[in-house]
Molecule: transfer RNA
Organism: Umbelopsis sp. AD052
Formats: sequence, structure tokens, C1' cells
RNA sequence: GCCGGUUUAGCUCAGUGGUAGCAGCGUUUCACUUGUAAUGAAAAGGUCACUUGUUCGAUCCAGGUAAUCGGCA
Repeated sequence: GCCGGUUUAGCUCAGUGGUAGCAGCGUUUCACUUGUAAUGAAAAGGUCACUUGUUCGAUCCAGGUAAUCGGCA
């Protein structure tokens, strides 16, 4: 330099053109306990990497950029 994959909550990830994005771990609160841990319940936490376009409508489709991983030279 060329080709391909990935990017979604603090971490690991699911999801799919339809209005309001799932779960687990973690965090906070409450209950339980003499107290802690464990357990149970609830809550908070997402501009879906950025940008432009297509579309009535984009996390999803297309172009570009960035980061990261792999292959070829």
C1' cells in the first nucleotide's frame, strides 16, 4: 500500500428498516441479618464510533473518516 472482519450501558454481548434498543456481570437503594456476606426486590445507566446520503421512517441499507483485529505484498 491492497483486501476482509469488528465498533451497541463501566465490562461481556443480543437485536432488527417501524415510532419507547435485550440480557448477564458491575453500581445504587430497600428487605432479610446482632453485623457482614449470601439471597430477594427495585432503580439508575445507551446521541447504537463519527459524518454524509437513500427512505415516509435508519442502530439496521450505501459512501467517506477514525479506532481495533486478521490476511496478502